[in-house]
RNA sequence: CGUUCAUCGAGAGCGGGCGGAGGGGACUGGCCCAAGGAAGCCCCGGCAACCGGUGGACACACGGUGCCAAACCCAGCAGAUGGGACGCGUUCAAGCUCCAAUCUGAAGGAUGACCG
Numbered sequence: 001c002g003u004u005c006a007u008c009g010a011g012a013g014c015g016g017g018c019g020g021a022g023g024g025g026a027c028u029g030g031c032c033c034a035a036g037g038a039a040g041c042c043c044c045g046g047c048a049a050c051c052g053g054u055g056g057a058c059a060c061a062c063g064g065u066g067c068c069a070a071a072c073c074c075a076g077c078a079g080a081u082g083g084g085a086c087g088c089g090u091u092c093a094a095g096c097u098c099c100a101a102u103c104u105g106a107a108g109g110a111u112g113a114c115c116g
Base pairs, nucleotide, nucleotide: 001116002115004113005112006111007110008109013044015043016042017041018040022033023032024031027076028075029074030073045068046067047066049065050064051063052062053060054059072108077105078104079103080102081101083099084098085097087096088095
């Protein structure tokens, strides 16, 4: 770096130091955080997602990673459901299109583990 598998609506300091303007993965539209101090680095503290360890255990936090604002902050692609429309269509229906809502899936991302 890449494939595969699993999980991602829970949890965890408004802590201290350095730093000095951005950050919330990329892009877009929102929304939020931020000089009352962003990102990043260090220290202390914590959580417990995965692997290892102990254990009867959903426990321990011992080791390796990880994480500690907001649902992966929301949405963007597809499908389904019920609803709506000065819409199209039908003799009336059926059907079609559009709008948002809810749900499901995909894609992408993050983390872990095995493998290459």
Predicted 3D model of a 116-nucleotide RNA (SAM riboswitch aptamer (S box leader)) from a Bacillota bacterium. The model forms 97% of the base pairs in the Rfam consensus. The coordinates come from a structure-prediction model, not an experiment, and the mean pLDDT is 83.